[in-house]
Context: one part of a larger RNA
Molecule: large-subunit ribosomal RNA, domain II
Organism: Gemmatimonadaceae bacterium
């Protein structure tokens, strides 16, 4: 990992509740216990007591009434009226109470026990430190002194002294790290006569000892050892929950909550019962009604912005003056024109939705009340409306509305949620839908009329902003009195206008309606140049040449603007004016588990039937979850069988049935002693999953 057994909604309480069943029924029933009889068991007797036939009061205690009150009054709760049904036992669903479906703690208790053979510390008794150094007091000898002190020198052997084996620790760094080891090894280092180290016997026990103090150590276990017992502690938590098939199927919300991954109760799902047919829904039209969103708007509330007018005020003047007058290109109430904003502004005001109905078509039991069972209360995305975030997020919070959830098929290369469409089952038959129709790869290398040259695009990005790309169109201007483009040639004269300024001469700056003349035609000058001229060159004019040539706008397609880490990309191959690209028409086809033909199961509902059952019509995707039918496994009764002429089990042919499964008698092998059918009961009743136990490869 895999095989094999085992492995979870049980069973108890004369507890509640509902359904079915069966008895008896205004009644119904035992219960301890007896009495018969019998292997168990049944039967009969036993109303004590239990429900139920009245209630209302807190209660005393009244009754079809009763409580409350002063009430013969109102109310509450009740009985009749219209409709009075219990109870008792089986079986079944849920519920409570119990371990209550199973497995799981980290914990906590106990005058419960078991540990200091490890480890900390103490006690008693033993044991051990190679060898080198350093050289304290102290003592002797000289030396000093008055005498000490003191100095020298020797001698001497002190120290939690020194350097270093045993010995004891364990600094570093490295191997190791399913190890040689559940703590080591190699080098390195630290103590090493000491608070050393160490045999041996002993002491100290779990809220307790020990602790040079790290919550350290107490037997590989310590923030409270370890056994065992309380005990199946509890676990709103996670994990698992075992056969079939046929019907209907959900939430992920609201409202509480020491609530927010939990549970009430209600919404939604299911199963029985009911009432309602002149019925309940549901969609369309009609017809009535209610409202302030979009949206507009400035009539209110508030924000803005200009102008006009004009009361106030302000600056200045005149004036002794706070008084008057008088000026203002300052501020500005009101009113007036104009032109705006607002979720919490409205003089207005949609479009959907939404109520309502003795209407009016449709559909066809979808709707309501009861009552048993439930699950769910983590939702997710996509479109539409918002808030919050950056008009960020597969982001966050609400509403609506679909889909996923719980939905398979097709499409979208791939893909919960987009598109298309709801899969009971066969069929080597048809049509379609979205999307497709060169090749991969199922169908047009169709048709017609236009675009695009970028590989643009061909099912995934892109703006501002730029550009003689190109179609198409619309406007205007010049033009055989000859335009656009190139080429020749001119392009002057007052004048170097005036100011400036070293200079300023079309061409550094200023100023000027910027002028006049000569002319085909030339600006007080458009650019390059120069220190200043000059020089080149522009407008403008003539020639030559000839038929168009310019401008602006709108639209379609392209173009640049475009950058990300292994080599690129429309799925891909490929594909360019007859596209496989783009746009507009248009025929034809392929495409799905949609529709359709045939055929066949199966549920309802109608009809027909006694009944099997036939016919008609609608159904039959499914999580969580309701209800319905069934297979099989062990045991037990009745009844009839099979079995050494070979039971069950196993290995294999064969067949049946819609599944679970079931058969094989006269298939066959094995085995070698008990089986299975029919009606019925009872349960240790169905394994792939639990890091599932056990036992094996």
């Nucleotide at each position: 990992u895999c095989c094999g057994g085992c492995g979870a909604g049980u069973u108890g309480c004369u507890g509640g509740u509902c359904a079915c069943g069966u008895g008896c029924g205004a009644g119904g029933u035992u219960a301890a216990g007896g009495u018969g009889u019998u292997a168990a068991g049944c039967a009969c007797c036993g109303a004590a007591g239990c429900c139920g036939a009245a209630g209302c009061g807190a209660a005393a205690g009244c009754g079809a009434g009763u409580c409350u009150g002063a009430a013969c009054a109102g109310g509450g709760c009740g009985a009749a009226g219209a409709u009075g049904a219990g109870u008792a036992c089986g079986u079944g669903g849920c519920c409570g109470c119990a371990g209550a479906c199973c497995c799981g703690a980290a914990a906590c208790c106990g005058a419960a026990g078991c540990g200091a053979u490890c480890u900390a510390c103490c006690c008693a008794u033993g044991g051990c430190c190679a060898g080198g150094g350093u050289g304290a007091a102290g003592c002797u000898g000289g030396g000093g002194u008055a005498a000490a002190a003191c100095c020298c020198a020797g001698u001497g052997g002190a120290g939690g002294c020194c350097c270093g084996a045993a010995c004891c620790c364990g600094u570093a760094a490295c191997u190791g790290u399913u190890g040689a080891a559940a703590a080591a090894g190699u080098u390195u280092g630290g103590g090493a006569u000491g608070a050393g180290c160490u045999g041996u016997g002993g002491g100290u026990a779990g809220g307790g000892g020990u602790g040079a103090a790290a919550g350290g150590c107490c037997a590989a276990u310590c923030a409270a050892g370890c056994u065992c017992g309380g005990a199946g502690a509890u676990a709103g938590c996670u994990g698992g929950u075992u056969c079939u098939c046929c019907c209907c199927g959900a939430a992920a919300u609201a409202u509480a909550u020491u609530u927010u991954g939990g549970u009430a109760u209600a919404g939604c799902c299911u199963c029985g019962g009911g009432a309602a047919a002149u019925g309940a829904g549901u969609u369309c039209a009609c017809a009535g009604g209610a409202g302030g969103u979009a949206g507009a708007g400035c009539a209110c509330u508030g924000g803005a912005u200009g102008g006009g007018u004009c009361c106030g005020g302000g600056u200045c003047g005149u004036g002794a003056a706070u008084a008057a007058c008088g000026a203002u290109a300052c501020c500005u109430c009101c009113c007036c024109c104009a032109a705006c904003c607002a979720a919490a502004c409205u003089c207005c005001g949609a479009a959907u939705g939404c109520c309502u109905g003795u209407u009016g078509a449709a559909u066809g039991c979808u709707g309501c009340c009861c009552g048993g069972g439930a699950g769910g209360c983590a939702g997710u995305c996509g479109c539409g409306g918002u808030g919050c975030g950056c008009u960020a997020a597969u982001g966050u919070a609400c509403c609506g509305u679909g889909g996923c959830g719980a939905g398979a098929g097709g499409g979208a290369a791939a893909g919960a949620a987009c598109c298309c469409a709801g899969a009971g089952c066969c069929u080597c038959a048809g049509c379609u839908a979205a999307g497709g129709c060169c090749c991969c790869g199922g169908a047009g290398u169709g048709g017609c009329g236009g675009c695009u040259c970028a590989g643009u695009g061909u099912a995934g990005c892109a703006a501002a902003g730029g550009a003689u790309g190109u179609g198409a169109u619309c406007u205007u201007g010049c033009u055989g009195u000859g335009a656009c483009a190139a080429c020749u040639g001119g392009g002057a004269g007052g004048u170097u206008g005036g100011c400036u300024u070293a200079g300023a001469a079309g061409c550094a700056g200023c100023c000027a309606u910027u002028c006049c003349u000569u002319u085909a035609a030339a600006g007080a000058g458009u650019g390059c140049g120069u220190a200043a001229u000059a020089g080149c060159u522009c407008a403008c004019c003539a020639g030559u040449c000839c038929a168009g040539c310019g401008a602006g706008g709108u639209c379609g397609c392209g173009c640049c603007g475009a950058u990300a880490a292994u080599g690129g990309u429309c799925g891909g191959g490929a594909c360019u004016u007859c596209a496989a690209g783009c746009c507009g028409c248009c025929c034809g086809c392929c495409g799905a588990a949609g529709c359709u033909a045939g055929g066949u199961c199966u549920u309802c509902a109608u009809g027909c039937g006694c009944a099997a059952g036939c016919a008609u019509g609608a159904g039959g995707g499914g999580u969580a979850g309701g209800g319905g039918a069934g297979c099989g496994u062990u045991c037990c009764c009745a009844c009839a069988g099979c079995a050494g002429u070979g039971a069950a089990g196993c290995c294999g042919g064969g067949g049946c049935g819609g599944a679970a499964g079931c058969c094989u008698u006269c298939c066959g092998g094995u085995g070698g002693a008990g089986c299975g059918g029919u009606g019925g009961g009872a349960a240790g009743u169905g394994a792939g999953g639990a890091u599932g136990c056990c036992g094996g490869a």